This is a predicted structure of an 83-nucleotide RNA (c-di-GMP-I riboswitch aptamer) from a Thiobacillaceae bacterium.
RNA sequence: GAGAUUCAAGGGCAAACCCACCGAAAGGUGGAGACGCAAAGCCGCGGGCCUAACGCAACAGCAAUGGCAGCCGGGCUGCAUCU
Numbered sequence: 001g002a003g004a005u006u007c008a009a010g011g012g013c014a015a016a017c018c019c020a021c022c023g024a025a026a027g028g029u030g031g032a033g034a035c036g037c038a039a040a041g042c043c044g045c046g047g048g049c050c051u052a053a054c055g056c057a058a059c060a061g062c063a064a065u066g067g068c069a070g071c072c073g074g075g076c077u078g079c080a081u082c083u
Stems, first nucleotide, its partner, number of pairs: 002083004012037002018031005035070001041076003045073003048068003055062002
């Protein structure tokens, strides 16, 4: 430097439910809690998905400029072990 994740050690993160706050909502942050995770670290770049305040329409509905990185790709960075 490249590839891999079978085992081990030390660690790390934290789904759902509940509480508080922010938000129109989706969702987010903190607390509490562990379903899981070798990038469940970071980036909305492509696809996908969620929401629909403003706007359009005025019956239904449509529509991101709002979100999801723990949906799949992609980019950047990184621990341990093995080859």
Lineage of the source: Bacteria > Pseudomonadati > Pseudomonadota > Betaproteobacteria > Thiobacillaceae.